[in-house]
RNA sequence: GCUCCUAUAGUCUAGAGGCCAAGGACACUGCCCUUUCACGGCAGUAACCCGAGUUCGAAUCUCGGUGGGAGCG
Numbered sequence: 001g002c003u004c005c006u007a008u009a010g011u012c013u014a015g016a017g018g019c020c021a022a023g024g025a026c027a028c029u030g031c032c033c034u035u036u037c038a039c040g041g042c043a044g045u046a047a048c049c050c051g052a053g054u055u056c057g058a059a060u061c062u063c064g065g066u067g068g069g070a071g072c073g
Base pairs, nucleotide, nucleotide: 001072002071003070004069005068006067007066010026011025012024013023018056028044029043030042031041032040049065050064051063052062053061
């Protein structure tokens, strides 16, 4: 330098154009339970890497950028 893969809460992850102003697990906060802790139950907070495009509608499709990974030279 070229090609390919990848990016969603603090962490891991689901999603395949509308049913999702994004679901689950762990973590965190509050309440219940318990003499207390732990376990268990209930509730809650928190995320689509950035920009543009396509579309009536984009986390999802396309292009570019940035970060990470792999291969080739």
Transfer RNA from an uncultured archaeon, 73 nucleotides, folded computationally. The sequence was found in a public genome assembly. The coordinates come from a structure-prediction model, not an experiment, and the mean pLDDT is 80.